[in-house]
C1' cells in the first nucleotide's frame, strides 16, 4: 500500500420556483421563524405522569444474585475481580458469565464396566484339599492392569505374608484463622483441621423484593335526558380496600317505621332491563433539554459558565421540481404523552483493531 473480519461514528447542507401544517405582527393583503429518525420499528426492560388506596399477621408464589462507582431507575453504562475458551512475544490482547450457597438435606452422573462410593473383572498374598493343572474352597488386600469424562487424592519412602494415609516428606483440593496490599469482590504467605469428584439452566437453603391500568389514562365546559322498572339480601348481611394469591383480621353502611301476624314502606347494597349523550377544551411538548467551554474523574458521568427554544397533526401535514457543495448523498424505513436504555435492519465514506499478501529500506 491492498484485501478481509469485527467494534464505533455519520445519516446531509445551500440557492431558487410552488404547495401543506403550526405559530409571530398586522384591520387585511402581506412579511417572517419552524416543521419525521438514528433506528421513529420491535413493545423487550426501566422511568416521568394519571386514577384508584384503611393499618396488620399467617401460608405460599414470583422475580433478582461478583465488588464498587454512576444515574431519576429495579434498566443501562463504566472500572475492577474471579472463571471458561481463542490468540499469542507465555507477556498480554480479546469474546463470554442463568457470576450466592455442594461443610444443612435429599436427588442425578448415560453406554462401557466387577464396580460410579456398601466395588472386586484379569492379576497378587496366606492356608487346606485334589484328579499335580496358569484347578477347587476359605481368607486378606485395593499398590499393578483393563473399561471410562471421571474408579477411594498424587508423588516417593517405610513398612507388610502380598498390601494400603497405616505411617513419614513434599504437595493438591476443601474449611477455620492470621499477617499484608486493596473501599471491597480478592490477591499473596502462615499457621490449623480434614479428605473422591462433579451436577442447584435439578429439588433445596441464604439475603433482598413484591400493585394495576395506560393519554381512547386523567380533567373541565356546553348540550340532552325517564328510571313511579324489575329483582335478591339486609342482627348477621352487602359492600370495599394499600396494591402477586388464598386464609383470618380491618374500614364502611344499614341494622328504621306501620301491623296481631303475613307483609308493606323506607334506606343502604349487589344483578337485570331500559333511556339520553358522542360536540369543545384541556392533558399537548420549556424537556431527568440542546450546543460549546472550563475543572473534577482512568472512565461512565458531575457541577459551573453562555448561548438556544428545535413537530404538536386528529383520519391524519413535514413535500415536488432544477441546480450546486462535499469523500458520499444511497439503504433501512416514517412522530401521535414523553423520556433513559437494549435488540433488529441498513448504502457510499471515516476511525481503532485484527489476520493474509505485496512493494521499498
Nucleotide at each position: 500500500c491492498u484485501a478481509c473480519a469485527a467494534a464505533c461514528c455519520c445519516g446531509a447542507g445551500c440557492u431558487a420556483u410552488c404547495g401543506c401544517u403550526u405559530u409571530g405582527u398586522g384591520a387585511a393583503a402581506a412579511c417572517g421563524a419552524a416543521g419525521a429518525g438514528g433506528a421513529a420499528a420491535g413493545u423487550c426492560c426501566g422511568g416521568a405522569c394519571a386514577g384508584c388506596a384503611u393499618a396488620g399477621a399467617g401460608c405460599a408464589a414470583u422475580u433478582u444474585a461478583c465488588u464498587g462507582g454512576u444515574u431519576a431507575a429495579u434498566a443501562g453504562c463504566c472500572a475492577g475481580g474471579u472463571g471458561u475458551u481463542g490468540a499469542u512475544u507465555u507477556u498480554u490482547c480479546a469474546a463470554c458469565a442463568a457470576c450466592a450457597g455442594a461443610a444443612a438435606g435429599u436427588g442425578c452422573c448415560a453406554c462401557a464396566g466387577a464396580a460410579a462410593a456398601u466395588a472386586a473383572c484379569u492379576a497378587c498374598c496366606c492356608a487346606a484339599a485334589c484328579u499335580c493343572g496358569u484347578u477347587u474352597u476359605g481368607g486378606g488386600a485395593a499398590a499393578a492392569g483393563g473399561u471410562g469424562a471421571a474408579a477411594a487424592c498424587g508423588u516417593a519412602g517405610u513398612g507388610u505374608a502380598a498390601g494400603a494415609g497405616a505411617c513419614u516428606a513434599c504437595g493438591g483440593c476443601a474449611g477455620a484463622u492470621u499477617g499484608u496490599a486493596g473501599c471491597a469482590a480478592u490477591a499473596u504467605a502462615g499457621u490449623u483441621u480434614g479428605u473422591g469428584g462433579g451436577u442447584a439452566a435439578a429439588c433445596c437453603u441464604u439475603a433482598a423484593a413484591u400493585g394495576c391500568u395506560g393519554u381512547a389514562a386523567u380533567g373541565c365546559c356546553a348540550c340532552a335526558u325517564a328510571u313511579a322498572g324489575g329483582u335478591g339480601c339486609u342482627u348477621u348481611u352487602g359492600a370495599g380496600g394499600g396494591c402477586u394469591g388464598c386464609u383470618c383480621g380491618c374500614u364502611c353502611a344499614a341494622a328504621g317505621c306501620u301491623g296481631a301476624a303475613a307483609a308493606g314502606c323506607a334506606a343502604g347494597u349487589g344483578c337485570c332491563a331500559g333511556g339520553g349523550u358522542a360536540g369543545g377544551c384541556a392533558g399537548c411538548a420549556a424537556g431527568a433539554u440542546u450546543u460549546a467551554g472550563u475543572u473534577a474523574g482512568u472512565a461512565a458521568u458531575a457541577a459551573c459558565u453562555a448561548a438556544g427554544c428545535c413537530a404538536g397533526a386528529u383520519a391524519a401535514a413535514u413535500g415536488a421540481u432544477a441546480g450546486u457543495u462535499u469523500a458520499g448523498a444511497a439503504a433501512c424505513a416514517a412522530a401521535a404523552u414523553c423520556c433513559g436504555g437494549c435488540u433488529u435492519a441498513u448504502g457510499a465514506g471515516g476511525u481503532u483493531u485484527g489476520u493474509a499478501g505485496u512493494u521499498u529500506u
Background:
This is a predicted structure of a 361-nucleotide RNA (Bacterial RNase P class A) from a Chitinophagaceae bacterium. Its mean pLDDT, the model's own confidence on a scale to 100, is 75. NCBI's taxonomy places the organism under Bacteria, Pseudomonadati, Bacteroidota, Chitinophagia, Chitinophagaceae. Its Rfam family is "Bacterial RNase P class A". Rfam classes the family as a ribozyme. It was read from a public genome assembly, where an Rfam model found it.